Model confidence (mean pLDDT): 90 of 100. Small-subunit ribosomal RNA, central domain from an uncultured bacterium, 351 nucleotides, folded computationally.
Context: one part of a larger RNA
RNA sequence: UUGGGCGUAAAGAGCGUGUAGGCGGCUAGGCAAGUCAGAUGUGAAAUCCCUGGGCUUAACCCGGGAAGUGCAUUUGAAACUGCUUAGCUUGAGUAUCGGGGAGGAUAGCGGAACUCCUGGUGUAGCGGUGAAAUGCGUAGAUAUCAGGAGGAACGCCGGUGGCGAAGGCGGCUAUCUGGCCGAAUACUGACGCUCAGGAGCGAAGGCCGGGGGAGCAAACAGGAUUAGAUACCCUGGUAGUCCCGGCAGUAAACGAUGGGUACUAGGUGUUGGAGGGAAUUGACCCCUUCAGUGCCGCAGCUAACGCAUUAAGUACCCCACCUGGGGAGUACGACCGCAAGGUUGAAACUC
Numbered sequence: 001u002u003g004g005g006c007g008u009a010a011a012g013a014g015c016g017u018g019u020a021g022g023c024g025g026c027u028a029g030g031c032a033a034g035u036c037a038g039a040u041g042u043g044a045a046a047u048c049c050c051u052g053g054g055c056u057u058a059a060c061c062c063g064g065g066a067a068g069u070g071c072a073u074u075u076g077a078a079a080c081u082g083c084u085u086a087g088c089u090u091g092a093g094u095a096u097c098g099g100g101g102a103g104g105a106u107a108g109c110g111g112a113a114c115u116c117c118u119g120g121u122g123u124a125g126c127g128g129u130g131a132a133a134u135g136c137g138u139a140g141a142u143a144u145c146a147g148g149a150g151g152a153a154c155g156c157c158g159g160u161g162g163c164g165a166a167g168g169c170g171g172c173u174a175u176c177u178g179g180c181c182g183a184a185u186a187c188u189g190a191c192g193c194u195c196a197g198g199a200g201c202g203a204a205g206g207c208c209g210g211g212g213g214a215g216c217a218a219a220c221a222g223g224a225u226u227a228g229a230u231a232c233c234c235u236g237g238u239a240g241u242c243c244c245g246g247c248a249g250u251a252a253a254c255g256a257u258g259g260g261u262a263c264u265a266g267g268u269g270u271u272g273g274a275g276g277g278a279a280u281u282g283a284c285c286c287c288u289u290c291a292g293u294g295c296c297g298c299a300g301c302u303a304a305c306g307c308a309u310u311a312a313g314u315a316c317c318c319c320a321c322c323u324g325g326g327g328a329g330u331a332c333g334a335c336c337g338c339a340a341g342g343u344u345g346a347a348a349c350u351c
Base pairs, nucleotide, nucleotide: 003323004322005321007305008304012319014201015200017198021194022193023192025088026087027086028085029084030083031082033081034080035077036076037075038074039073040072041071042070049065050064051063052062053061054060091191092188093187094186095185096184097182098181099180103177104176105175106174107173108172109171110154114150115149116148117147118146119145120144121143125136126135162169163168206247207246208245209244210243211242215241216240220236221235222234223233258318259317260316261315262314263313266296267295268294269293270292271291272290273289274288275287276286277285300307301306324351325350326349333344334343335342336341
């Protein structure tokens, strides 16, 4: 490299967007580049293959044929691919009418809890644990009542629920704003799928500058435990956690399962629509259907586990990736970064 693979054995890029590229619906006409057929030329000789012959055979040598899958020129075919012309509506999209949603951004507001401060009541304990101690408290704590301040997170509803491409999103209200679903019509007329590079988004932690700081809490200190205890438990506690601006770009970024299209038994639950039936005022029940989301399960697949219309089944298109373990996601180089480090990514050696 080919082949074979990629849920768990090595392997799906964290995610979408999109350029080049690859691939691409139905009908008719034209062209003839690909494709197919014929002809001509060429494809040196020797070698290989077939056949005949010469050395006593063979090796070897000589003659003839075939082959030389190719290239060029030319004639033709038009199914398929391509190019082109004209058209179509089922793919895709647009409009109209409805619908649900923690989708995003900004601003404002709310209650519970917590800590702190002030004042009242009140007195000797509180706190903490397996048991304790450190700690707090007669300078009046804990408890309790009233008032005030502050920051962070939003109980119940809450769900096997919803939304988002992923990361992720949960109090309430307003403004701005993205996507999705359903039902009919009308319109555009292949406008599509995928996507190397590129540019963008991207949890937590971390970094830079400025704010903020209630609770929690790496580091750190003390108390215990223990043979020791640089831990688990306890008392404290700083970065950080929060906000604004910028950087970073990783993760068990997981469904460990890339995206698209079509097809292939059923059963049952649930979310959002649409239609119908029974019943009637709307509730509830039943049926059909579209979109999502769970469970069970046949065929089929799988090494097994399991997957099974939300496929890991059957096919096609496009992209990423894998090729024994360790060395190693290391070294070197390059690019990026303030740094931490990230991306790309070996070899010797060894089993």
The full RNA is in RNAcentral, with records from Greengenes.